The RNA shown here (Bacterial RNase P class A) has 346 nucleotides and comes from a Sphingomonadales bacterium.
The source organism's lineage runs through Bacteria, Pseudomonadati, Pseudomonadota, Alphaproteobacteria and Sphingomonadales.
It matches the Rfam family "Bacterial RNase P class A". The family's RNA type in Rfam is ribozyme.
The sequence is in RNAcentral, with records from ENA.
A source record names the gene rnpB.

RNA sequence: UCAGACGGUCGGAUGGCUACUGCUUUUAGCAGAGGAAAGUCCGGGCUCCACGGAGACACGGCGCCGGGUAACCCCCGGCCAGGGCAACCUGAGGGAAAGUGCCACAGAAAAUAUACCGCCUGCUUGCAGGUAAGGGUGAAAUGGUGCGGUAAGAGCGCACCGCGCCCCCGGUAACGGGGGCGGCAGGGUAAACCCCGCCGGGAGCAAGACCAAAUAGGAAUGCUUAUGGGCCGUCUCCGGCUCGCAUUCGGGUAGGUUGCACGAGGCCGCCGGUAACGGCGGUCCCAGAUGAAUGGCCAUCAACCCCUCGGGGUUACAGAACCCGGCUUACAGGCUGUCUGACCUU
Numbered sequence: 001u002c003a004g005a006c007g008g009u010c011g012g013a014u015g016g017c018u019a020c021u022g023c024u025u026u027u028a029g030c031a032g033a034g035g036a037a038a039g040u041c042c043g044g045g046c047u048c049c050a051c052g053g054a055g056a057c058a059c060g061g062c063g064c065c066g067g068g069u070a071a072c073c074c075c076c077g078g079c080c081a082g083g084g085c086a087a088c089c090u091g092a093g094g095g096a097a098a099g100u101g102c103c104a105c106a107g108a109a110a111a112u113a114u115a116c117c118g119c120c121u122g123c124u125u126g127c128a129g130g131u132a133a134g135g136g137u138g139a140a141a142u143g144g145u146g147c148g149g150u151a152a153g154a155g156c157g158c159a160c161c162g163c164g165c166c167c168c169c170g171g172u173a174a175c176g177g178g179g180g181c182g183g184c185a186g187g188g189u190a191a192a193c194c195c196c197g198c199c200g201g202g203a204g205c206a207a208g209a210c211c212a213a214a215u216a217g218g219a220a221u222g223c224u225u226a227u228g229g230g231c232c233g234u235c236u237c238c239g240g241c242u243c244g245c246a247u248u249c250g251g252g253u254a255g256g257u258u259g260c261a262c263g264a265g266g267c268c269g270c271c272g273g274u275a276a277c278g279g280c281g282g283u284c285c286c287a288g289a290u291g292a293a294u295g296g297c298c299a300u301c302a303a304c305c306c307c308u309c310g311g312g313g314u315u316a317c318a319g320a321a322c323c324c325g326g327c328u329u330a331c332a333g334g335c336u337g338u339c340u341g342a343c344c345u346u
Base pairs, nucleotide, nucleotide: 001342002341003340004339005338006337007336008335009334010333012301013300014299015298016297017296018295020032021031022030023029024028034317038328039327041326042325043324044323045322046204047203048202049201059200060199061198062197063196064078065077066076067075068074079093080091081090082089083088094195095194099193100192101189102188103187116135117134118131119130120129121128122127123126143161144160145159146158147157148156162184163182164181165180166179167178168177169176170175208258209257210256211255218249219248220247221246222245223244228243229242230241231240232239233238265284266283267282268281269280270279271278272277302315303314304313305312306311307310
């Protein structure tokens, strides 16, 4: 210098006028969206409901190891496998010798095996027997390479690699290294059923709590009417219900208040830890709407784009709704750190 890998951070700035929301000491002053406020995908706090405790079954989620955390399907560190020259990236990463299922097409055969071409032997030249080295099919074919062996071949024998079991060493562990034994168990698939281990009650701030108008309705008591009116039992007697006013009580609609802004809180410093994170000290108070505020205009500057060089245009993604920790997705344009490879110079 070029090409890359992995992070961090900003998200136009200042001033004026004006509108809106909240608060206050109310002629006014102060504060007023985000890194994702988004998707509502996980995990919690909080609230109500259910539940005597524990367990089992069913269902759902998760799944290498260690750590972090209130908790997690999150994060950090490590292991293994695959990819890349490398920095680094990707992985639902337990079990296929518990059982069941599935494996298109092609192919002889896709799993209690089997033999199309071929190879070898025999004889009657198209059949029988042996074989699985080679060819062919396929995403995948019963370990791989080499030597020996044989009629031809074959773990048939041997060496190395692979696989399984045992032992030793290192590591908290996943795992790694070494040694010995066994000719070899025996295709793949578990985001197929399933098995093993761990976790999980349900609904959600429109949760829930409080106050409570007019009108209507309920209960109790008192007063008045009442030898009353209305209704029911066909009519009378008789019985039942009901009709006025006042006070009190309780429920409860509209509406209002609360939950609701001090919190697993932000920033700075020190300490412990590789890190995620934790501890201590200091400092700050930082939106709170509910037909739902956070807007508009002007000036100067900044960045980018366009042209006639003096102007013009544009300023990403997107906007709180009980709160918090994550994940995922969207994002114009910058700033910045560490590392890798190639080339050049000294």